[in-house]
RNA sequence: AGAGUUUGAUCUUGGCUCAGAAUGAACGCUGGCGGCGUGGUUAAGACAUGCAAGUCGAACGGUCGUUAAAUCUAGGCAACUAGUUUUAACGGCAGUGGCAAACGGGUGCGUAACACGUAAACAAUUUACCUUAGAGAGGGGAAUAGCUCGUCGAAAGACGAAUUAAUACCGCAUGUGGUUGCCUUUUGCAUAAAAGGCAAACUAAAGUUGGGGACCGCAAGGCCUAACGCUCUAAGAAAAGUUUGCGACCUAUCAGCUAGUUGGCGGGGUAACGGCCCACCAAGGCUAAGACGGGUAGCUGGUCUGAGAGGAUGAUCAGCCACACUGGAACUGAGAUACGGUCCAGACACCUACGGGUGGCAGCAGUUUCGAAUUAUUCACAAUGGGCGAAAGCCUGAUGGUGCGACGCCGCGUGAGGGAUGAAGGUCUUCGGAUUGUAAACCUCUGUCACUAGGGCUGAAACCCUGCAAAUAAAUAGUUUGCAGAUUGACCUAACCUAGAGAGGAAGCAGUGGCUAACUCUGUGCCAGCAGCCGCGGUAAUACAGAGACUGCAAGCGUUAUUCGGAUUCACUGGGCGUAAAGGGUGCGCAGACGGCCAAGUGUGUGAGGUGUGAAAGUUUGAGGCUUAACCUCAAAAUUGCACCCUAAACUACUUAGCUAGAGCAUUGAAGAGAGUAGCAGAAUUCACGGUGUAGCAGUGAAAUGCGUAGAUAUCGUGAGGAAUACCAAUGGCGAAGGCAGCUACUUGGGCAAUUGCUGACGUUCAGGCACGAAAGCGUGGGGAGCAAAAGGGAUUAGAUACCCCUGUAGUCCACGCCCUAAACGGUGCAUACUAGACUUUGAUAAAAGUAAUUUUAACUGGGUCUAAGCUAACGCGUUAAGUAUGCCGCCUGAGAACUACGGCCGCAAGGCUAAAACUCAAAAGAAUUGACGGGGGCCCGCACAAGCGGUGGAGUAUGUGGCUUAAUUCGAUGCAACGCGAAGAACCUUACCUAGCCUUGACAUGCAGGAGACCGGAGCUGAAAAGCUCCAUUCCUUCGGGACUGCUGCACAGGUGCUGCAUGGCUGUCGUCAGCUCGUGUCGUGAGAUGUUGCGUUAAGUCGCGCAACGAGCGCAACCCCUGUCCUUAGUUGCCACCAUUCAGUUGAGCACUUUAAGGAAACAAACCCUCUAUGAGGGUGGGAAGGUGGGGAUGACGUCAAGUCAGGAUGGCCCUUACGGCUAGGGCUGCACACGUACUACAAUGUUUGAUACAGUAGGAAGCAAUACCGCAAGGUAAAGCAAAUCUCUAAAAUCAAACCUAGUUCAGAUUGUAGUCUGCAACUCGACUACAUGAAGUUGGAAUCGCUAGUAAUGGCGCAUCAGCUACGGCGCCGUGAAUACGUUCCCGGGCCUUGUACACACCGCCCGUCACGUCAUGAAAGCCGGUUUUGCCCGAAGUAUGUUUGCCAACCAUUUUGGAAGCGACAUCCUAAGGUAAGGCUGGUAAUUGGGACGAAGUCGUAACAAGGUAGCCGUAGGGGAACCUGCGGCUG
Repeated sequence: AGAGUUUGAUCUUGGCUCAGAAUGAACGCUGGCGGCGUGGUUAAGACAUGCAAGUCGAACGGUCGUUAAAUCUAGGCAACUAGUUUUAACGGCAGUGGCAAACGGGUGCGUAACACGUAAACAAUUUACCUUAGAGAGGGGAAUAGCUCGUCGAAAGACGAAUUAAUACCGCAUGUGGUUGCCUUUUGCAUAAAAGGCAAACUAAAGUUGGGGACCGCAAGGCCUAACGCUCUAAGAAAAGUUUGCGACCUAUCAGCUAGUUGGCGGGGUAACGGCCCACCAAGGCUAAGACGGGUAGCUGGUCUGAGAGGAUGAUCAGCCACACUGGAACUGAGAUACGGUCCAGACACCUACGGGUGGCAGCAGUUUCGAAUUAUUCACAAUGGGCGAAAGCCUGAUGGUGCGACGCCGCGUGAGGGAUGAAGGUCUUCGGAUUGUAAACCUCUGUCACUAGGGCUGAAACCCUGCAAAUAAAUAGUUUGCAGAUUGACCUAACCUAGAGAGGAAGCAGUGGCUAACUCUGUGCCAGCAGCCGCGGUAAUACAGAGACUGCAAGCGUUAUUCGGAUUCACUGGGCGUAAAGGGUGCGCAGACGGCCAAGUGUGUGAGGUGUGAAAGUUUGAGGCUUAACCUCAAAAUUGCACCCUAAACUACUUAGCUAGAGCAUUGAAGAGAGUAGCAGAAUUCACGGUGUAGCAGUGAAAUGCGUAGAUAUCGUGAGGAAUACCAAUGGCGAAGGCAGCUACUUGGGCAAUUGCUGACGUUCAGGCACGAAAGCGUGGGGAGCAAAAGGGAUUAGAUACCCCUGUAGUCCACGCCCUAAACGGUGCAUACUAGACUUUGAUAAAAGUAAUUUUAACUGGGUCUAAGCUAACGCGUUAAGUAUGCCGCCUGAGAACUACGGCCGCAAGGCUAAAACUCAAAAGAAUUGACGGGGGCCCGCACAAGCGGUGGAGUAUGUGGCUUAAUUCGAUGCAACGCGAAGAACCUUACCUAGCCUUGACAUGCAGGAGACCGGAGCUGAAAAGCUCCAUUCCUUCGGGACUGCUGCACAGGUGCUGCAUGGCUGUCGUCAGCUCGUGUCGUGAGAUGUUGCGUUAAGUCGCGCAACGAGCGCAACCCCUGUCCUUAGUUGCCACCAUUCAGUUGAGCACUUUAAGGAAACAAACCCUCUAUGAGGGUGGGAAGGUGGGGAUGACGUCAAGUCAGGAUGGCCCUUACGGCUAGGGCUGCACACGUACUACAAUGUUUGAUACAGUAGGAAGCAAUACCGCAAGGUAAAGCAAAUCUCUAAAAUCAAACCUAGUUCAGAUUGUAGUCUGCAACUCGACUACAUGAAGUUGGAAUCGCUAGUAAUGGCGCAUCAGCUACGGCGCCGUGAAUACGUUCCCGGGCCUUGUACACACCGCCCGUCACGUCAUGAAAGCCGGUUUUGCCCGAAGUAUGUUUGCCAACCAUUUUGGAAGCGACAUCCUAAGGUAAGGCUGGUAAUUGGGACGAAGUCGUAACAAGGUAGCCGUAGGGGAACCUGCGGCUG
């Protein structure tokens, strides 16, 4: 720091996902040790049991026990024993009393609040214990618990009587002081505060313990002294209370809230201010800077993340708050409205003798429930801290320790070195090997941790005690301080050290397609499964599962959940809005925000300095301590903040005084479909009436419905009525937008230009608000000519609820009132300033020229086009910005659901405005690119059409295919581009198919082992054959080991026309012999790409030329090659024959001129001339020439397309079969026949047929061959046979031509079919050959729709040859020569192709994409009569405990006065106000559920259509209204996307 994912590819927008870090975690697999941390996040659910707050006898009375002493009694001589009383010491117990229990510990329910944080304030306050200072502590009194007795009760407990003490309680005295009042001084922010003074009133107290010389006292003691305690005052420390500024969640689909409410006066109350409470008075207070309501939540230091800014969070530790079963309340106290206190109500649980009682783990352990999930009913007060105490000490689940859990962080180990035959085993393999791998074994060592044994620091310093010294004091008592000694350890069988033994006890988890480090085999076969995203799996899966190998981390590793990051994806740092999401339909304008120039003052913001604070811990830096680290300690820095003080005055703000450049006003002038009202005008449509006139009119692609002989249409005249205003007219004008068009008048808004004056910042923008707002639509009343939703009819169509046609109602028009939406668009908010130009145009001005018409120039104002810079993803924008900046407003944050639901507001309604979520997907989208496509456009070509000639389609036959049949009818080829195709030849063979019989190392190849000896040859039997059985005969070489050869047995293996052409190579078809397909460099573009290759001409051609940011090149085209057409040279045999001889005959001699043969060359290049164009290239014409514009033909097939064809030509990966899917044999089949199609042949006849006569070729073949010639046969053919391995011999013409017959008929046409007789090939012609002769003589008389070939030596027509081959189904295929035409105006149309351009929602590329209803299934959600909860409000009723107040004829020790009592105070009782819980009635908000119902999303190959994308076949879309199974259709207005 980025990466993956939208596309054929690209750039952008934009979401989703991943890599990182973290956690009080959980789950899966695994698990050696130690240190330090940490551990109920859920049910603030319920809790058994134990413990968590006591202590003080030096405050008090009593009581129990032990010990000692004394006294007395009894027994006893005494010792002694028993008992009573008193005193002392020690220990315990309940109570009175004091202090503590308000700390410590837990939890996070509530709380959106002065609860918290931070900074301030209290002159408006309190404080026990502690410290300091000052003053004091005198003298009295009355009770009460306890104890004892009695009563009630199951218990808890309650009551009564008698009696007793205090540091408990109550008066009185004193008053340093304090409080209240007045005065003075000083100070202060107002009230006031502090200090001082004056006068009066009010106002305290308690003792205990230790020691003791003098003095007093019988004694106790007084008294003195010390310590502790007590009272008052002042101050401190520390703590608490109250108030204030600022800060920190979501929601406006919560917009108004509030009656103690806001304030005042006077009271009450409090420690204290205050509506805190009360009476009265006033009507205020809060709110868009978000009141009120709803939801959620303890706050903070901090923690996690992040570069930071931020975001998330608030476990452990620390500060604050709140709470203690739920709700309410007070008491005590310095402090509580009190976790382990009280009272009441409620729920729950327990005890009960049913009368009544008891309890509160959110303390530490622990139980149960819940949950994915969270520990021991442990040790100790040794340390630290707390409470009490004078102290010893006691208490302390605070705390210190240990235990459990890999829950986290940190550290250590599971060994180290050597060791190649690279062992075995595993895995892979191209079978050679590679890898696991120095890994192991093996050798040499070490000893961390764990284990055993032994040793063993610190945490401890104190109190107290003993001794000594000092201070106090009268004192060697006592107390305090110091020094010395002695004493105290839960952890602890600890840390640590030493020794011993032995490599011994200690490695897993996840991943391996990309992101992302790491690859192979096997299995599986869209199954099983994986998956964070993209996606993988349909027989060769690096993606599933297993294995091996590898990668990462490691006592852990993965997964899940959550947070931040990446995400600049809410953008302060740091984003956008023309087309991607996004500018409000338009204006006016309050609040708000922002604001011109000059000056002065202030000092709001702002800048500088200082002070205080910002707790500690944490983070950071530097040191230090545990062996290291984690961890801990110390120091520094930081804590970006807040407050105060001082200071500066540029900017900002405020105040004041001015200015004129912004803005506005006045004057003059011109333009304009700007607005409103009224009136007027002409043309046209329609209608009515009348005239003329006659058969049609109207309408369409074509028709029909419709109108018309009752007189239409047409035409003339008159009239009525409504709506709209041709030409002018424009890219023009005006308006804020919507929008505005005949003419005239009136009223009226705005802009513009010029001029000189005036005001003096009066400005810009604008949430809410107000106003305007096309069309459609609504209400009331008019109007209604034309047009025209709906509706009716006619067509079209598969249908046609449409497009087309004929009618036609709302509506369109007017007035008034609503509605408030549009693609309300420049898809571009308003304002201001700045930044090159060119051209054009509206309006008015100025200047110059001109006599003038007019022209030119300049600066404005509007409307446009093209461009610079710049911007933009690109397209594009570009002084009318989408450039550069500023101010203000509105809006956006993936797609769908959804311009929706619910709620609210508005509306008569239609509906509008505001506006979600669940759920689904990994995309949706913009611009541009290359293709492909279009029932888009342009240009061009082709036997593509047209013009012609001949066919096919009809008949018969041949042949191939489909289908059917069959035991088998082997297989493949299937639009063009399968179908006389593979097959250039199926009777057997071929042959792959079927039936039957046989073989199993095999018909064929190689190797190994064993044993045998032949092989070859001959004969016989069985059998359909294959095959089986039998007989005869018989080796070679040798180093003696064996080898060659043959067959047998066994093992490796052979074999397969079995599957996959969608695993392949190779070959082929096709577009197409179409003119295209590309590259290098350069240039343009962010890029995909473009340019070149486009354009203008031209060509058969991307052929050539010109132009051009291109210049060149390659594969194609053309040419080079072959054949053919003319000539020349060379060479003449088997060829030829002009001349000379010769013959039946070029037969022979001679010859090589010619023909011809086969080698080489020449020739044609738009070369020459004329004409045309852009004067280059090309075209048109002419001549010459054998040939003229590629002379004709062939070979030659670019990049690629079709997963085109072929595994059955051969090759080949993988899979499959192995006594069979292999091999052999016989027979059958491939030839089967209701039928359909393709390709051919023969015909239908007279341009013919038959018979006779007669002439002229070329290619090619020939030895298991071609065969002359002769004879025989009607013929097929047979017999004999010359010649020829070939320019020598042979196989060979027909049509044509001549003559005759036939005379338009199913014929002297046609020949199928059938019969008989033959010939030939061949082991063999039955299935199933060809040919011959004789006989037979079908269909057929030129062929429907449709369709094929051909442009010249071509079509048509005639024969000939060859391959395959024994023969043949050949009428097929490949070649050859003979005879030999017609037509092309032309490119509108059909088909195919090429180039350019355009649109696109297509890219599997139109056989594309895609919309909606309906049907089925799943899911979430809205509505819904109701039903059930939660929460909250209001009214009323009832009203516990309790404070306060009032009453009191009850009760009552202290004080007062009088004395059988009264007063004050108190207790009790009653009442009132307030009030928790409860009840009742009616609401608000919210949740659950629900018959039924609405739409939505998704789903495999369902149904109906085809709405959209191309002009998508009626251009589409927006708003609105009506209609329709559905997409949709139609009307009106708008937009161009």

The RNA shown here (small-subunit ribosomal RNA) has 1537 nucleotides and comes from an Opitutaceae bacterium. Model confidence (mean pLDDT): 83 of 100. Taxonomically the source falls in Opitutaceae (Bacteria, Verrucomicrobiota, Opitutia, Opitutales).